[in-house]
Molecule: Glycine riboswitch aptamer
Organism: Anaerolineales bacterium
């Protein structure tokens, strides 16, 4: 100086599921109550592996000694999986993730 990469920001794309019922109200939205659903804001949970503990018992290896490994316990451990707390179920808004531009960082690869 700056590629990958990380964060931020701008623009674009972006799914799913009741415009459900009740009350009030002219109506819609929000709020309250009820039943039914969705998973892609956010949040929770877990596999293998790795680390440690433990040989009471069992199995395997062993010269059936010493010991080692496994079954066992604990820790760590991912997601678009899963839960459905939160959020959502016409439009709008939001929306994981993807693309492009800009800003900051950037030998730790």
């Nucleotide at each position: 100086u700056g590629c990958a990469c990380a964060g931020g920001u701008u623009g674009g794309g972006g799914a799913g599921a009741g415009a459900c019922c009740c009350g009030a109200g002219a109506a819609a939205g929000a709020u309250g109550g009820g039943c039914a659903c969705c998973g892609a804001a956010g949040g929770g949970g877990c596999a293998a592996g790795c680390c440690g503990c433990g040989c009471c018992a069992u199995c395997u290896c062993g010269u059936g000694c010493a010991g080692a490994g496994a079954u066992g316990c604990g820790g760590u451990g991912a997601a678009a999986c899963u839960c459905u707390c939160a959020g959502g179920u016409a439009a709008a808004a939001g929306g994981a993730c993807c693309c492009a531009g800009c800003c900051u960082g950037g030998c730790c690869g």